[in-house]
This is a predicted structure of a 358-nucleotide RNA (Bacterial RNase P class A) from a Chloroflexota bacterium. Its Rfam family is "Bacterial RNase P class A". Rfam classes the family as a ribozyme. The source organism's lineage runs through Bacteria, Bacillati and Chloroflexota. It was read from a public genome assembly, where an Rfam model found it. The coordinates come from a structure-prediction model, not an experiment, and the mean pLDDT is 78.
RNA sequence: CCAGCAGGCUGGGUGAUCGCUCCCCGCUAAGGCGAGGAGAGGAAGGUCCGAGCUCCACCGGGCAGCGCGCUGGGUAACGCCCAGGCGGGGCAACCCGACGGAAAGUGGCACAGAAACAUACCGUCCUUCCACGGAAGGACAAGGGUGAAAUGGUGGGGUAAGAGCCCACCGGCUUCGGCGUGAGCCGGAGGCCGGCUAAACCCCGCGCGGAGCAAGGCCAAAUAGGGGAGUGCUAAGGGCGCCCGGCCCAAACUCCCGGGUUGGCUGCUAGAGGCGGUGGGUAACCGCCGUCCCAGAUUGAUGAUCGCCGUCCUUCUUCGGAAGGAUACAGAACUCGGCCUACAGGCCUGCUGGGCCU
Numbered sequence: 001c002c003a004g005c006a007g008g009c010u011g012g013g014u015g016a017u018c019g020c021u022c023c024c025c026g027c028u029a030a031g032g033c034g035a036g037g038a039g040a041g042g043a044a045g046g047u048c049c050g051a052g053c054u055c056c057a058c059c060g061g062g063c064a065g066c067g068c069g070c071u072g073g074g075u076a077a078c079g080c081c082c083a084g085g086c087g088g089g090g091c092a093a094c095c096c097g098a099c100g101g102a103a104a105g106u107g108g109c110a111c112a113g114a115a116a117c118a119u120a121c122c123g124u125c126c127u128u129c130c131a132c133g134g135a136a137g138g139a140c141a142a143g144g145g146u147g148a149a150a151u152g153g154u155g156g157g158g159u160a161a162g163a164g165c166c167c168a169c170c171g172g173c174u175u176c177g178g179c180g181u182g183a184g185c186c187g188g189a190g191g192c193c194g195g196c197u198a199a200a201c202c203c204c205g206c207g208c209g210g211a212g213c214a215a216g217g218c219c220a221a222a223u224a225g226g227g228g229a230g231u232g233c234u235a236a237g238g239g240c241g242c243c244c245g246g247c248c249c250a251a252a253c254u255c256c257c258g259g260g261u262u263g264g265c266u267g268c269u270a271g272a273g274g275c276g277g278u279g280g281g282u283a284a285c286c287g288c289c290g291u292c293c294c295a296g297a298u299u300g301a302u303g304a305u306c307g308c309c310g311u312c313c314u315u316c317u318u319c320g321g322a323a324g325g326a327u328a329c330a331g332a333a334c335u336c337g338g339c340c341u342a343c344a345g346g347c348c349u350g351c352u353g354g355g356c357c358u
Base pairs, nucleotide, nucleotide: 001354002353003352004351005350006349007348008347009346010345012309013308014307015306016305017304018303020039021038022037023036025034026033027032041329045340046339048338049337050336051335052334053212054211055210056209058246059245060244061243062242063241065208066207067206068205069204070084071083072082073081074080085099086097087096088095089094100203101202105201106200107197108196109195121144122143123140124139125138126137127136128135129134152170153169154168155167156166157165171193172192173190174189175188176187177186178185179184216266217265218264219263226257227256228255229254230253231252237249238248239247273292274291275290276289277288278287279286280285310327311326312325313324314323315322316321
């Protein structure tokens, strides 16, 4: 200097003139006025997970459904995060993984191919016959073809030709020993050697009440003290997936037609909170100390105009600069932890590969 990998910050500044919402204080009979303070995000988006909070919920047994799925740790919890293991991609830094079980069972592997739980199409070798090109018998799965996958792979020996038939190395499997909390890793021995698929059904292990701020609570107001049908008061119905048992409440419950109210207050922002320091830990994260209060709207607030600057792009350049254009994704609505998606441009840190110079 070039190409990449991982992470972080920012994503406009400033002046003037007006304008908006909330908190708190003062004034005003009230309308309102004045001073001070604060006022959209890294994703506020998606609504995919988890919770806080609110309301409903009796206990036991069984079944279903859903979620997760290597090991260890973190967390309020999670399907998240960290570290590690194994597998795959990449020269590497790094990245990805729906990562328990195929020996519980049932399925599937189309087409091609001789054959896909098993086999001989082409072919190789041996023997006999025939005599120039074939036939019969036997042996083979090493070579070729088909395919995603074909009797573990590569090489050597051996053989009539071959084959783990034998040997070396590698892979799988069995077994023994060592290391590790563990997933696993390393080593020794053994020729034991016919798959793949569970993101197919399934089996195994662990976990899971329901609904949601439009939850919930309070106030005010209004109407049609409306109409019809069914079941029941010796227990229907209710106790929020289904079944069974027990227990509790219980005179009402269910359906259809029609009418009224769509107002106000609250919930509503001090938190699993932010920032700084420090200690522990590889890290995620945890402890301690100090400090700060950073929106609470509800037809839903932060905007408009003008000027100067910043950054980027293009063109020109007398190399001083000039002109023109552009300036990302995008707006809280109870709150928080994640994941996913969108993002013009600028800056910073660490690491990998290559080139050049010294």